About this RNA: Small-subunit ribosomal RNA from a metagenome, 1478 nucleotides, folded computationally. The prediction has a mean pLDDT of 85. The sequence is in RNAcentral, with records from SILVA. Its Rfam family is "Bacterial small subunit ribosomal RNA".
């Protein structure tokens, strides 16, 4: 500190996911030990049992029993226990401590202030006092009750209760004077009147506790205020005690806190009220900080105490273990009635993912009483329990190679776990046993003496023995760590990205690795990364985001110069920011953790004192903003009225005849009732042609014929007032294209809807012909648009060029106008800078100021709620669920029914053909026991196969073998070989005869054969989508790249584009390029010309010879086969072009512009073919998917198709005669020549191992005869018959011959193929293969044409340059409906629950308040009686309840709405390319 994910790459917005740290956690596996922490986050659900507040005898009165002694008539009684337990009256406590956090959005809470509006027991301190009297009442005793307890009687004490007496500086109520003052009072002193106390105890005493008044503190408490800290406007208005005054009541104390009067206020855009959610803080966590984010433990505060309402006591409560009353709940119960309240400590069910002993002690720390001793404290302190955190520690050290065993991988050679282990030599920290053993202790007591839960712990010593102690995730990438085997989109895994479809480093195992370690991961929550709410610190042309324009009001901001104030601001002090915790620095635990001390921060408030630039307030100026004034100027600026012509449309009338119109082609429509067309009149209603533009005007929307009138705006020049008046705007107001809606008008043209007619698989469209709203008007509404400059207003600065509207100025020159200067606009280009790039540069640069608006994408600009609208519908505006993206800019490709240029038998022109017919051959299909298998658009289909009768033969049937038909190895044997016989369809089984060769003395070995074992062997078994290698294709198309360089933020350009040129990226200019490499050409093979060289079997001018180059002879020619020569845009040549390259024509020449053919196939593509050539991973097979045999079968035939032969005839077919090649092949062979045979062919037989002999006869051709247009003298299929010939064998299944037969067929629909010169046509030869069997094939020759204007169009392809939502690249991607499953969700006739509110009925305890006159000790009165008290009625407040309506919320609902999301569903084809109607 950053990663990973959209793309074929790139940048960039932009979301999600990660690695971090934390955590009252929890779940999974594991688990040695020690110290400090911490430990119901859920049901503020219910709660058994105990215990968690008592004390005081020195306030009072009253008082047992158990036990023990003693006496006794055995009944008892005395003593003692004991004035002791227990209870009672009375004081103080019980308002702390403890515990939860349900309620509060609030002076609850945190900070700093007020109380001049205030209480305060106990405690400290100042002052005075404590004298005399009085009347009861618990307890106790007798009576009711199951019980709780309850009344009546009778007794008796006080520090309990009541008078009275005295009393201040206490209080009231009135004076005088001082000081203060917020003007309201406080305070000080001083006088008068009046008011109000007390209690005793302990001690032998001193004295000490106490009690009553009263001063001031200390602590605490209540009150008020200023300021801070959630969320929702889809929650905008909210209040009647409400806001204030007078009174008055109440309280400690102000105050509508309570009542009456009187006024009508208060609060709220700086968010009232209303709903939601929440105890607040020191603080903890996270984070560089600013922030978020929480509030468990510890501490401060509030709030609560089964729920709800109340009050009494008290100093203090409206009271956690008090009191009443209601309710719901549990529990007793003798049915009459009662009792309870664990959110104290333990526990206990329940919920829950989940949170601990019904322990010890009061030793210490602290609390309550008590003079104390002591007692009481589930505050506390300590221990259990849980790896729940943090922090330490062990699990063992050394040394050890034969790299053991073994595990696991292997290219088999090895590697690795690995000095690890085992052994050897040490060490004993924890655990474990024995042995000593603290501090923590101050107090208490007259003292002697005594006090430790935890604790026999911490610690210390000794003592055996390496001995008793490792999991955990995790190894594609992000993220450190990689094999095997298992499995086959199964099972799984996954935090994002994504694995898994038979060779998974992603599943599951293992082995090795890596990481943490008594612990590991997994999930959950927060914070960080995330600059992804952007103060610090983001943005708004095109990515998500500028309101459709304005006028404005509140708010925000605001020019130049004095003065002045000190609110901001800046700086000193002072008080506060509570301890703890954080950070420094010290110390204490063997060390951390933790704890102690000190410090330092605690950015905060407050109070002062001082500063005066800045801001701001006041003051007093001033002209640069801004606004008036004068004199000018341009605009389709805006409103109302007239007025004009062309056109289109209809009427009427004339001429006129048969069409017209319309389209891609029609047709529907008009038209002989006279149309289109003209001519002339007229009507009407709507736009305003040229001018015109890149131009004018306006805020926007907009605005265009001409004239008048009303009227807003802008400019310029003067520099003459005002003098800051000024920008921006949240609400508000206003105006806002088209459609659209209402009333009434109006309607020529055009045109939603609609009809018709076309087109089409449909055409609810695109066309066409009709045609109503509706465009026009008027008046009211609608308020939206891609209301765009996709760019919000103002200011101010920041290089210029060139155009253009409207003004001013100037000076020479023109005398229209040009130049310059300058003002206001409007564009194009460009600097700098910005920008993700595009591009922006009159801003999209550099600053300020105000306003809007965005935070991933869909759902969605939808729901639901509000405003507004006649209605359409605007406008505000969500979530739930989905996904891992979606978006921009720009980049190479590939596409386009986009463009440009250029090429090719691509199309034109031509010549022949194919599809029509017979056959052949191939291929689907169908049939078969089998019809083996593979190629399938171009680029399968006379293709593997250059040759199925057995065999091939992979295929069926049927008979056989199993170490095998073929390879090594080991063992035995030696019958080997060969013959023969049975049997078979053969392989084969089953028997006989026979008894081998090489080495080596032998013994053996070797060859071969037989048996025999087990490793094997074998597979045309699968998988060409696991593969080599080969091949096809684009395409013999002219491409495909690198390397320095340059240039982009980058993927990429550049080069390779460009102008010319080529058959080419060939090749010359130019150019940020320079170079280069695979390709292109060239080299290489053959032809064509010419030389040399050699002249046999080739040849023969010359010279003999022959029937014959047949012999002599001769290398002159031919020719053979070697090696050279020649062509190269080379020319003293012309001509285009740019003076190049080149092209066009010429000359030479056998060839002339690549001379003809060949062979050679760039980077790549098609998962293109081939596991059946072969070679090879993996899977399968194993008495069979092997492998031997015989017969069948690949030759089937309703059909379909491709290649082909052969015809259809006279340019032709029969006959007879004649000429002329090339190229090959021939001993298992080609075979001359004779004879036979019609013939194929036989028989003999010669010659060649081939320039020599054969094959071999070339045919078309050329003479000549017949046929004379016909199913023929065309054509030969079929089909008898009869044969040859090759084979073991021609039935299924071969060629060939003769004989007779004599089929279809008289030139071929759509379509469609091939071809550019020695070509096509067109003729015949040859050979591979083969025993035999081409009409395929490959390859020789003969003869031997036509056409090419030219490049629109069809195909393919190249280069350029365009659009794209494409990249699996158009056979691309992608849209809605409808059908089906899931999700969530909205409306819904209601239903049903909550929170809360209005009106009213009802009113329990209680407070207050009336009246009345039941009861009544204390005081007063001589007495009646009074005062006061109690009980009880009634009144006013009210809680829980009741009844009606209301708002909000949730949950449910038939049914029904969109939506979303789901590998192969329908129906179209909206978008993206001019996406086919932009």
């Nucleotide at each position: 500190a950053g990663a990973g994910u959209u793309u074929g790459a790139u940048c960039c917005u932009g979301g999600c996911u990660c690695a971090g740290a934390a955590u009252c956690a929890a779940c999974g596996c594991u688990g040695g030990c020690g110290g400090c922490g911490u430990g119901c986050c859920u049901a503020a659900c219910a709660c058994a049992u105990g215990c968690a507040a008592g004390u005081c005898g020195a306030g009072c009165g009253a008082g047992a029993a158990a036990g023990g002694g003693g006496c006794u008539u055995c009944g008892g009684c005395c003593c003692u226990g004991a004035g002791u337990a227990a209870a009672g009256c009375g004081g103080c406590g019980c308002a702390c401590g403890g515990g939860u956090g349900a309620g509060u959005a609030a002076c609850a809470c945190g900070u700093g202030g007020g109380u001049a509006a205030u209480c305060u027991g106990c405690c400290c301190u100042c002052g005075a006092g404590u004298g005399g009297g009085g009347a009861a009442u618990a307890a106790c005793a007798u009576c009711g009750g199951a019980a709780a307890c309850c009344g009546a009687u009778g007794c008796u004490a006080c520090u309990a209760c009541c008078g009275c007496a005295u009393a201040c500086g206490a209080u009231c109520a009135u004076g005088g004077a001082g000081u203060c003052u917020u003007c309201g009072g406080a305070u000080u002193u001083u006088g008068u009147g009046a008011u109000g106390a007390a209690a005793g105890g302990a001690g032998c005493a001193a004295u000490c506790c106490g009690c009553u008044c009263u001063u001031g503190g200390a602590g605490g408490a209540g009150c008020c205020c200023g300021c801070g800290g959630c969320u929702g406007a889809u929650u905008a208005g909210c209040u009647a005690g409400u806001u204030g005054g007078u009174a008055a009541g109440g309280u400690u104390a102000u105050g509508g806190c309570u009542u009456a009067c009187c006024a009508a206020g208060g609060c709220u855009a700086c968010g009232a009220u209303c709903a939601g959610u929440a105890u607040c803080c020191g603080g903890u966590c996270u984070g560089a900080g600013a922030g978020g984010a929480c509030g468990g433990u510890c501490g401060g505060a509030c709030a609560c105490a089964c729920u709800g309402g109340a009050a009494c006591u008290g100093a203090g409560a409206c009271a956690c273990g008090g009191u009443c009353c209601a309710g719901a709940c549990u529990c007793c119960u003798a049915c009459g009635g009662g009792a309870g309240g664990c959110a104290g400590c333990a526990g206990u069910u329940g919920g829950g993912a989940a949170u601990a002993u019904u322990g010890g002690a009061c030793a210490a720390u602290g609390g309550g009483g008590g003079a104390a001793a002591c007692c009481c404290u589930g505050a506390u302190c300590c221990a259990g329990c849980a790896a729940u955190g943090c922090c330490g520690c062990g699990u063992g050290a050394a040394u050890g190679a034969u790299g053991a065993a073994g595990g696991c991988c292997u290219u088999c050679g090895g590697g690795u776990c690995g000095u690890a282990a085992a052994g050897u030599u040490c060490u004993u920290u924890u655990a474990g046993c024995a042995g000593g053993g603290a501090a923590g202790a101050a107090g208490g007591g007259a003292a002697a003496c005594u006090u430790g839960a935890c604790u026999g712990u911490a610690c210390c010593u000794g003592c055996a023995g390496a001995a008793a102690a490792a999991g955990c995730a995790c190894c594609g990438g992000c993220u450190a760590a990689c094999u095997c085997c298992g499995u086959g989109c199964c099972a799984g895994c996954a935090g994002c990205c994504g694995c898994g479809g038979u060779a998974a480093u992603a599943c599951g195992g293992a082995g090795g690795g890596u990481g943490c370690a008594a612990g590991c991961g997994u999930u959950g929550u927060u914070c960080g990364g995330a600059a992804u709410u952007a103060u610090u610190g983001g943005g708004c042309g095109u990515a998500a985001a500028g309101c459709g324009c304005g006028u404005g009001u509140a708010g925000g901001c605001g020019g130049c110069u004095u003065g002045a104030u000190a609110a901001g601001u800046c700086u000193g002090g002072u008080g506060u920011g509570a301890a703890a915790g954080c950070c420094c620095g010290g110390g204490g635990c063997u060390u951390a953790a933790c704890c102690c001390c000190g410090g330092a921060a605690g950015u905060g408030c407050a109070c002062u004192g001082g500063a005066u630039a800045c801001u701001a307030u006041c003051u007093a100026g001033c002209u640069a903003g801004a606004g008036g004034g004068u004199c000018g100027g341009a605009g389709a600026g805006g409103g109302a009225a007239g007025c004009g012509g062309a056109a289109u449309u209809c009427u009427u009338g004339g001429u006129g005849u048969a069409g017209g119109g319309g389209u891609g082609a029609a047709a529907u429509c008009c038209g002989u009732a006279g149309a289109u067309a003209u001519c002339a009149a007229g009507a009407g209603g709507a736009a305003c042609a040229c001018c015109g533009a890149u131009g004018g005007c306006g805020a926007a929307g907009g605005c265009a014929g001409c004239u008048u009138c009303c009227u807003g705006g802008c400019c310029g020049a003067c520099a003459u007032c005002u003098g800051a008046c000024g920008c921006u705007g949240a609400g508000a107001c206003g105006c806002g294209a088209a459609a659209g809606c209402g009333u009434g008008g109006g309607u020529a043209g055009c045109a939603a809807a609609c009809a018709g007619g076309a087109u089409u698989a449909g055409a609810u469209a695109c066309c066409c012909u009709g045609g109503u709203a509706g465009u026009c008007c008027a008046c009211g509404c609608c308020c939206u648009a891609a209301a765009c400059g996709a760019u919000g207003g103002a200011u101010a600065c920041u290089a210029g060029a060139u155009g253009u509207u409207g003004g001013a100025g100037u000076c020479c020159c023109u005398a229209a106008u040009a130049g310059c200067u300058u003002c206001a606009g409007u564009a194009u280009c460009g600097u700098a800078g910005c920008u993700a790039a595009c591009g922006c540069g009159u801003u999209a640069g550099u600053a300020u100021c105000c306003c809007g608006c965005c935070u991933a994408g869909g759902a969605a600009g939808u729901a639901c709620g509000g405003u507004c609208g006649c209605a359409a519908g605007a406008u505000u505006a969500a979530a739930a669920c989905u996904c891992a993206a979606a978006g921009g800019a720009a980049u190479u490709g590939a596409c386009g029914g986009g463009g440009g240029c250029c090429c090719g038998c691509a199309c034109a022109a031509g010549c022949g053909g194919u599809g029509g017919a017979g056959c052949a051959u191939g291929u689907g299909g169908u049939u078969u026991a089998a019809u083996u298998c593979g190629a399938u658009g171009c680029u399968a289909c006379g293709c593997g196969a250059a040759a199925a009768a057995c065999c091939u033969u992979a295929c069926c049937u049927a008979g056989g073998c199993u170490u095998g038909a073929c390879a090594u190895c080991c063992u035995g044997c030696g019958c080997u070989a060969c013959c023969c016989u049975a049997u078979g369809a053969a392989a084969g089984u089953a028997g006989g005869g026979g008894u081998u060769c090489c080495c080596u003395c032998a013994c053996g070995g070797g060859a071969c054969g037989c048996a025999g074992u087990g490793a094997c062997a074998g597979g045309u078994g699968c998988u060409g989508c696991a593969u080599g290698g080969c091949u096809g294709u684009c395409g013999u198309c002219a491409g495909c790249u690198c390397g320095u360089g340059u240039u982009g933020u980058g993927a990429g350009a550049u080069g390779u584009u460009g102008g010319g040129u080529u058959a080419a990226g060939u090749c010359c200019c130019g150019c940020a390029a320079c170079g280069a490499g695979c390709g292109c050409a060239a080299c290489c093979c053959u032809c064509g010309c010419c030389g040399u060289u050699a002249g046999u079997u080739a040849c023969c001018a010359u010279c003999a010879u022959u029937a014959a180059g047949u012999u002599g002879g001769g290398c002159a020619c031919u020719c053979u086969a070697a090696c050279g020569g020649a062509a190269c845009c080379g020319c003293u040549u012309g001509g285009c072009u740019a003076u190049a390259a080149g092209c066009c024509a010429g000359a030479g020449g056998a060839a002339g512009g690549u001379g003809g053919g060949g062979a050679u196939g760039a980077c790549g593509u098609c998962a293109a073919g081939u596991c059946c050539u072969c070679a090879u991973g993996g899977c399968c097979u194993u008495u069979a998917u092997g492998u031997c045999u015989a017969g069948g079968g690949c030759u089937a035939c309703a059909c379909a198709c491709g290649u082909g032969c052969u015809a259809c005839a006279a340019u032709g077919g029969g006959g007879a005669g004649g000429a002329c090649a090339a190229a090959g092949c021939g001993c298992u062979g080609c075979u001359a020549c004779u004879u036979c045979g019609c013939g194929a062919g036989a028989a003999g037989a010669u010659g060649c191992u081939a320039a020599u002999c054969g094959c071999a006869a070339a045919a078309a051709c050329c003479u000549u005869u017949c046929c004379u247009c016909a199913g023929u003298u065309c054509g030969g299929a079929u089909u008898g018959g009869a044969g040859u010939c090759u084979g073991c064998a021609a039935c299924u299944c071969g060629a060939c011959u003769c004989c007779a037969u004599g089929a279809a067929g008289c030139u071929g629909g759509a379509a469609u193929c091939g071809c550019u010169a020695g070509u096509a046509a067109u003729c015949g030869u040859g050979g591979a293969u083969c025993a035999g069997a081409a009409c395929g094939c490959c390859a020789c020759g003969g003869u031997g044409a036509a056409u090419a204007c030219g490049u629109u169009c069809c195909c393919g392809g190249g280069c350029c340059u365009u659009g794209u939502a494409u990249a699996c690249a158009c056979c691309g991607c992608c849209c809605g409906u409808c059908a089906c499953a899931c999700c969530a969700u909205g409306g819904g006739a209601g239903u049903u629950g909550g929170u809360u509110u209005u009106a009213c009925c009802g009113g329990a305890a209680a407070a207050c308040g009336u009246a009345g006159a039941g009861c009544u000790a204390a005081c007063c009165g001589u007495a009646a009686g009074g005062a006061g008290g109690c009980a009880g009625a009634c009144g006013u407040u009210u809680a829980u309840g009741g009844u009606a309506g209301g708002c909000c919320c949730g949950a449910u609902g038939a049914c029904u709405g969109g939506g979303g999301u789901g590998a192969a569903g329908u129906c179209g084809a909206a978008a993206c390319a001019a996406g086919g109607u932009a």